RNA sequence: CGCGCGGGAGAGUUCGCCUGCCUUCUUAGAAGGUUAGGCGGCGCCGAAGGAGCAACCGCCCCCGGAAUCUCUCAGGCUACAGGACCGCGCG
Numbered sequence: 001c002g003c004g005c006g007g008g009a010g011a012g013u014u015c016g017c018c019u020g021c022c023u024u025c026u027u028a029g030a031a032g033g034u035u036a037g038g039c040g041g042c043g044c045c046g047a048a049g050g051a052g053c054a055a056c057c058g059c060c061c062c063c064g065g066a067a068u069c070u071c072u073c074a075g076g077c078u079a080c081a082g083g084a085c086c087g088c089g090c091g
Stems, first nucleotide, its partner, number of pairs: 001091007012042001014041006020034006043077003049073001050071003056065003
């Protein structure tokens, strides 16, 4: 460094539109539910990645490495998934 297993936080299951599915009314469409997908708005989170300052570290002069700090470009805001970091095993 890589692989496998386990643990692993935060922030809207928010609003609107379109599509799908179900139900009701109905005769061509409408209403309600669902949250499955896409797009957009506002609000927010930081622990993929990225960037910045620079605490800190190394041989502490130069130089080099640099965060769980900061920014939020990206990513994320029910669940699933992802997930820095920690533990164990293997190469």

Predicted 3D model of a 91-nucleotide RNA (Glycine riboswitch aptamer) from uncultured Sphingomicrobium sp. RNAcentral holds the sequence, with entries from MGnify.